[in-house]
Predicted 3D model of a 99-nucleotide RNA (SAM riboswitch aptamer (S box leader)). The sequence was found by an Rfam model in a public genome assembly.
RNA sequence: GCCUUAUCAAGAGUGGUGGAGGGUACGGCCCUGUGAAGCCCGGCAACCUGCCUUGCGGCAAGGUGCCAAUUCCGGCGGUUAAUGAUCGAAAGAUGAGGA
Numbered sequence: 001g002c003c004u005u006a007u008c009a010a011g012a013g014u015g016g017u018g019g020a021g022g023g024u025a026c027g028g029c030c031c032u033g034u035g036a037a038g039c040c041c042g043g044c045a046a047c048c049u050g051c052c053u054u055g056c057g058g059c060a061a062g063g064u065g066c067c068a069a070u071u072c073c074g075g076c077g078g079u080u081a082a083u084g085a086u087c088g089a090a091a092g093a094u095g096a097g098g099a
Base pairs, nucleotide, nucleotide: 002098003097004096005095006094007093008092013041015040016039017038021031022030023029026074027073028072042067043066044065047063048062049060050059051058052057071091076088077087078086079085080084
């Protein structure tokens, strides 16, 4: 990288370091010297895991993941009078399993 499957409207710092970028492409629209990314610390959540339980479920937090904006919004399709609204798909992200 590929296949299957579940989830994606909640949640997470007035910290240290660092110095200009970031929201993973494109179009938008945003965030950012009132300090971006990265790193450290901290935190959130609970997919796997462990323990308890007949079960529903509960507790923990070892392995991941995550910590602006719905997955920030859009591109394809349906509904609708509609550039709006809404539903879905695709794509993507993450977990678990597999060839």